[in-house]
The RNA shown here (transfer RNA) has 73 nucleotides and comes from Hanseniaspora menglaensis. The prediction has a mean pLDDT of 82. The sequence is in RNAcentral, with records from ENA and Rfam. Its Rfam family is "tRNA". Rfam's curators write: Transfer RNA (tRNA) molecules are approximately 80 nucleotides in length. The family's RNA type in Rfam is transfer RNA. Taxonomically the source falls in Hanseniaspora (Eukaryota, Fungi, Saccharomycetes, Saccharomycodales).

RNA sequence: UCCGCUAUAGUGUAGGGGUUUAGCACGUCGCUCUCUCACGGCGAAGACCCGGAUUCGAAUUCCGGUAGCGGAA
Repeated sequence: UCCGCUAUAGUGUAGGGGUUUAGCACGUCGCUCUCUCACGGCGAAGACCCGGAUUCGAAUUCCGGUAGCGGAA
């Protein structure tokens, strides 16, 4: 320098145009349970890397950027 892949809550992940308020697990917080803790039950907060384009509508498609990983030279 070029090519490919990836980017979603604190962590790991699902979702590839509209369907619910972006789902699930762990974690956090509250209530409950218990003599207490843990476990269990109920509930809550918390996320689409950034910019632009396409579209009636974009987390999803396209382009560029950034970061990470891999490959070629």